[in-house]
RNA sequence: AGGGUUUGAUCCUGGCUCAGAACGAACGUUGGCGGCGUGGAUUAGGCAUGCAAGUCGAACGAAGACAGUCUUGUAGCAAUACCGGACUGGACUGAGUGGCGAAAGGGGCAGUAAUGCGUGGGUAACCUACCUUGGGGAUGGGCAUAGCUGGUCUAACGGCCAGGUAAUUCCCAGCGAUUUGGCGAGACGGCAUCGUUUUGCCAGGAAAUGAGUUUCGCCUCGAGAGGGGCUCACGUCGUAUUAGCUAGUUGGUAAGGUAACGGCUUACCAAGGCAAAGAUGCGUAGCGGGUGUGAGAGCACGACCCGCGCCACUGGCACUGAGACACUGGCCAGACACCUACGGGUGGCUGCAGUCGAGGAUCUUUGGCAAUGGACGCAAGUCUGACCAAGCGACGCCGCGUGUGCGAUGAAGGCCUUCGGGUUGUAAAGCACUGUCGAGGGGGAUCAAAGCGCAAGCUUGAGAGAUCCCUGGAGGAAGCACGGGCUAAGUUCGUGCCAGCAGCCGCGGUAAGACGAACCGUGCGAACGUUGUUCGGAAUCACUGGGCUUAAAGGGCGCGUAGGCGGUCGGUCAAGUCCGGGGUGAAAUCCUGCAGCUUAACUGUAGAAGUGCCUUGGAUACUGGCUGGCUCGAGGGAGGUAGGGGUCUGUGGAACUUCUGGUGGAGCGGUGAAAUGCGUUGAUAUCAGAAGGAACGCCGGUGGCGAAAGCGACGGACUGGACCUCUUCUGACGCUGAGGCGCGAAAGCUAGGGGAGCAAACGGGAUUAGAUACCCCGGUAGUCCUAGCCCUAAACGAUGGGUACUAGAUUGUAGACUUGACAUGGGUUUACAAUCGAAGCAAAAGUGUUAAGUACCCCGCCUGGGGAGUAUGGUCGCAAGGCUGAAACUCAAAGGAAUUGACGGGGGCUCACACAAGCGGUGGAGCAUGUGGCUUAAUUCGAGGCUACGCGAAGAACCUUAUCCUAGGCUUGACAUGUGCGAAAGCGUUGAGAGGUAGGAACCCGAAAGGGCAACGAACGGUAUCCAAUCCGGAACUCAAUACAGGUGCUGCAUGGCUGUCGUCAGCUCGUGUCGUGAGAUGUCGGGUUAAGUCCCAUAACGAGCGAAACCCUUGCCUCUAGUUGCCAGCGAGUAAUGUCGGGGACUCUGGAGGGACUGCCGGUGUUAAACCGGAGGAAGGUGGGGAUGACGUCAAGUCCUCAUGGCCUUUAUGCCCAGGGCUGCACACGUGCUACAAUGGCGUGAACAAAGGGACGCAAACCUGCGAAGGGGAGCAAAUCUCAAAAAGCACGCCCCAGUUCAGAUCGAAGGCUGCAACUCGCCUUCGUGAAGUUGGAAUCGCUAGUAAUCGCGGGUCAGCAACACCGCGGUGAAUGUGUUCCUGAGCCUUGUACACACCGCCCGUCAAGCCACGAAAGAUCGGGGCAUCCGAAGUCGUCUUAACAGACGCCGAAGAUGAAACGGUCGAUUGGGACUAAGUCGUAACAAGGUAACCGUAGGGGAACCUGCGGUUG
Repeated sequence: AGGGUUUGAUCCUGGCUCAGAACGAACGUUGGCGGCGUGGAUUAGGCAUGCAAGUCGAACGAAGACAGUCUUGUAGCAAUACCGGACUGGACUGAGUGGCGAAAGGGGCAGUAAUGCGUGGGUAACCUACCUUGGGGAUGGGCAUAGCUGGUCUAACGGCCAGGUAAUUCCCAGCGAUUUGGCGAGACGGCAUCGUUUUGCCAGGAAAUGAGUUUCGCCUCGAGAGGGGCUCACGUCGUAUUAGCUAGUUGGUAAGGUAACGGCUUACCAAGGCAAAGAUGCGUAGCGGGUGUGAGAGCACGACCCGCGCCACUGGCACUGAGACACUGGCCAGACACCUACGGGUGGCUGCAGUCGAGGAUCUUUGGCAAUGGACGCAAGUCUGACCAAGCGACGCCGCGUGUGCGAUGAAGGCCUUCGGGUUGUAAAGCACUGUCGAGGGGGAUCAAAGCGCAAGCUUGAGAGAUCCCUGGAGGAAGCACGGGCUAAGUUCGUGCCAGCAGCCGCGGUAAGACGAACCGUGCGAACGUUGUUCGGAAUCACUGGGCUUAAAGGGCGCGUAGGCGGUCGGUCAAGUCCGGGGUGAAAUCCUGCAGCUUAACUGUAGAAGUGCCUUGGAUACUGGCUGGCUCGAGGGAGGUAGGGGUCUGUGGAACUUCUGGUGGAGCGGUGAAAUGCGUUGAUAUCAGAAGGAACGCCGGUGGCGAAAGCGACGGACUGGACCUCUUCUGACGCUGAGGCGCGAAAGCUAGGGGAGCAAACGGGAUUAGAUACCCCGGUAGUCCUAGCCCUAAACGAUGGGUACUAGAUUGUAGACUUGACAUGGGUUUACAAUCGAAGCAAAAGUGUUAAGUACCCCGCCUGGGGAGUAUGGUCGCAAGGCUGAAACUCAAAGGAAUUGACGGGGGCUCACACAAGCGGUGGAGCAUGUGGCUUAAUUCGAGGCUACGCGAAGAACCUUAUCCUAGGCUUGACAUGUGCGAAAGCGUUGAGAGGUAGGAACCCGAAAGGGCAACGAACGGUAUCCAAUCCGGAACUCAAUACAGGUGCUGCAUGGCUGUCGUCAGCUCGUGUCGUGAGAUGUCGGGUUAAGUCCCAUAACGAGCGAAACCCUUGCCUCUAGUUGCCAGCGAGUAAUGUCGGGGACUCUGGAGGGACUGCCGGUGUUAAACCGGAGGAAGGUGGGGAUGACGUCAAGUCCUCAUGGCCUUUAUGCCCAGGGCUGCACACGUGCUACAAUGGCGUGAACAAAGGGACGCAAACCUGCGAAGGGGAGCAAAUCUCAAAAAGCACGCCCCAGUUCAGAUCGAAGGCUGCAACUCGCCUUCGUGAAGUUGGAAUCGCUAGUAAUCGCGGGUCAGCAACACCGCGGUGAAUGUGUUCCUGAGCCUUGUACACACCGCCCGUCAAGCCACGAAAGAUCGGGGCAUCCGAAGUCGUCUUAACAGACGCCGAAGAUGAAACGGUCGAUUGGGACUAAGUCGUAACAAGGUAACCGUAGGGGAACCUGCGGUUG
């Protein structure tokens, strides 16, 4: 100190959220020790039990026990023991009288918004026991009473009667003061009442003794200290959806009462008092020192500790006392609980422990008065749950430890891996050490100061326990959270939008760094996380320190009250302000220094601080008060000017409609097109006349006036304001303006008029799927006037008013001055209205002397989106409705400006067989082929708008062929690899077996694959004397085993590669520079031009790259060169004939190498350009034709079934082999083709002219046979040589004569041929016969711009054969039309709008239906607090009466209670209303593009719904 999150990206606004600190905390996991703190925050709910206030015998009487002495009696010989009595004694005990205390200490925060608290004053209006200090004093008597004794009532508590007793209890008398009160006199002083002091008279008025040596105590009068009472000023929460409150209320007089002032109380008199600076009401709350946080200002809080207040089961009341209306006193009432003999009694933990309950949650029924403090006492001492200690709780803060050093074969194990290794990790083990803490034992400083005593001396520890010593041994001591970003730290596996995570953004749909686990890492550490709360970050309520054109936010406009602010020059005061002094601001806390506990936390001490309040002395610049001037602000006066400023009244013309009359005669009107409507009863049209109402053309204008709303013919009357000039008067008279008052478009309302046109509603006609609309025909309120309401608009410049200052340029309106002889004009100046712009400002757009700049003053308003301008309350209104105006709940955004794209039923420019102009087709028929669908055991799979559908497939009878189907079979496999040998080919894993072995003819089963049986029957090396197959070894082989093979299985949305499409469209980018806060822009835009981002010019751009072009192939012309298998002009030979032969290179042709075309030349246009148009020459002319070549990218386009490949799945099967079937199945639909429908034709005969290809598992000639397919045959040819091979259309001649035909050929029958192991499913061909549909094809749709379309045939690949009419090529014949861009489609560039960015196949609105949530209304039900009225009326004070006294009676007030009416608040509530939310519901399509009727605002009507329409307004 900031970060994340709105967007494709950007800047801004703005909310949400995180990182920090804290806590009397709680929960989860874990847990070694110690010190210091801290611990019932909720039910001020109820409480068992124990303790928490007593003490004094030096105030008093009596009693008891004890001790001593004496003694009666009994026992005993006695000592002695026991019982009883008397006296004395001092220590002691329980009860009583008396004194002091019990009003402190301790607890709690219910109430209280001021009777409180805080700060500072006052008391001339007061009190004070104990304590300190000073003066004075204490004479003499008396009456009772408790205890006690006796009796008596009661269950108990508790009483009653009689007798008698003491005092520091009580009473009387006397003396008596500097005391109190009253009446006087004098002095001084103050603050009004008065205070102080001197003095005279009158009246009232005191005491206590105890012990005794002192002393303690008693009475009185002063003073002090400390403590209180009362009172004043200021400060002290929210709410105005609480605006009026108050009858003892405000004041006075008199009286009472109090310690004391006072309506504190009473009587009488007056009518006041408080309140927008917030009274009254309601809600909440103890206040402060302080605590937390924060840079501070602030904000939040008020645990522990300290000060004050209040409370003590709830409410009321007094008594005693110095002090109480009294926590562990009293009386009464109430609720609750307990005891009871049922008559009646008793109790109050918000003291310390403890218990129940409620709660997420908060401890021991401990020890001690040793210390500190308190009560009493002369004292010893007693009492003390105050306090000191201990216990429990990681609740907090602080400290310590869980070991230290060395130790690499970097062990094992775990995890990952590219299989090499990496990591855990010096970590462990191991070796060498140490001894903190804990455990056991010992030891004991200190906490102790004092007290008693003449002194010596003696006595006091509940509890804690330092330093130190001994024992022992690394032994007893580590976890928690996190690891996608924010935020330090990542990999693997599992899971598969499931399970789950999540503070925000968001992860998870088969390769998850985000879920779960493991390993590893990061952070903190006896803790770590989570939750809750507060402050911070948040300048996100902004005093410090924000804003309001468009993001939320300027009141619709004016006048004006309170208030706030205010020109200039003097004088004065000193309130604000400033400086100094004094008092206070308790202690603790915080901060600083020092010190004490081993350190720290903690504690002590000193200082500082305490920003405040009071008081006093001074200063007087500024603000303010008072006073006196001034004229610049403001206003008045005089003279002029412009104007749709306002109100009233009158007048006018054009148009319109209606009516009357004339002319006229069939339509008019209306629309995109129509219809409804009007018209032969005469419309429309036209002429004349009359009537009526409303609005005022041209002028007219970013022109004028007005505060705004608003104002437009002309005249008159009345009237408001502005401007200019003169500088004549007043002398700050000013600005703003909460409340308040007035004005306020349109629509709407009330009453009365008026009503031509227009026109919500309504009726009809259209449009449409529908059309409650847009369009059309009608039409009522209304629009108009008068009077009165309403009070709202996109009431907008989305910009409050005022004043001053800060560059200019241009224009208009209204003036004045000046120059000029006049005129057009020029200059200066004021006010108003506009445009462009410097600086500045602003997020940007923009604004910019008419500020959104720089400043000051005043007012209004804002604080995320939705809910909502809604509900409720109040108020205004006749109503409609207006003003004021929330919350629950919900989302993480909503929004502004600008950028790049994309899109538009926006615009401009341009292109393309895109359209148009043409030619030929498809769509209709039959057939072929592909697809869908259906069917099936199976009809394998893929491809799906263009860009799937004669596509993968350049050829499914078996094979092909697939997890296609039905059956059968095999399991290291049909195929590959596994130390290695070898030059290579090739053989080759391991183990076992192994000579009748491996192999294996024939035979058997079988459809085959496969399985069996079995004649025969091996090969190498070594060893042994030789031989060996026999023994050994290896290889082959067999069997077995292990890794593995295999998969056309899945995922093309994990991928590579390849391909399609946009598109052969002209685009796509970069470097540097510049502009912009930035995304980005510029370049690449503009003017021309091109097929082209092609080129030129211009230019904050200058260059460059990928594309375009060119380079490449082919074709068209020429030259050179070379001629075999090609050619043959000339020469020769030969033939029936033929380049057949010799030869030749001329030509054609073939192959190679070159040339040629470049806008090069001419003219014109154009900017002296690029280029275009025309022409010449030329085989070819403006990229000559064709091909190959495909930028950045788009479509998660296609392909895992070409291939490759990650992951997953399968392993006696999804692999492999095999037979048969299927892929060819057929009510149907679609695509692509072929053949036709005929005469530009069909058939027959004759005779011409190609190119490009293929050929050895081949092409095959001649010849023969067959009508033919074909067969036989085999020359020749690896091919410019041989062969396929016949080109066909065309040409010539002939027939047909417009018909379902001599067209067309489907289908079917018969007979054949060929290929092949095999043509049934399911091949092709031939011949004969049969002879279907079809007579040019609806809506719609396709191709093509020249050697093109159309038409004609030929060849090839695949291939045994062929379903080929397909595909790929080749040549022959050979057109028509257009020279345009309005429209359809697609594309490019520029521009514009946008609420789109998954990008229009986008986004998005409302009703209805479903679920769920919170809220409002509601008949009513119920509860609560406070007040009012009436009744009843306890205790008790006071008053009156009564009594010797106690008692008693009456009266006022009076708690609780009862009743009644009303207001307010809360809860529930059938039903009802809208709202929020919820992957895939229904209806439409309102908005965003001109959103297809521009949108929106106000108002009114209408409608399933979004909405539509009328009127006025805005441009967003």

Overview:
The RNA shown here (small-subunit ribosomal RNA) has 1516 nucleotides and comes from a soil metagenome. Its Rfam family is "Bacterial small subunit ribosomal RNA". Its mean pLDDT, the model's own confidence on a scale to 100, is 81. RNAcentral holds the sequence, with entries from SILVA.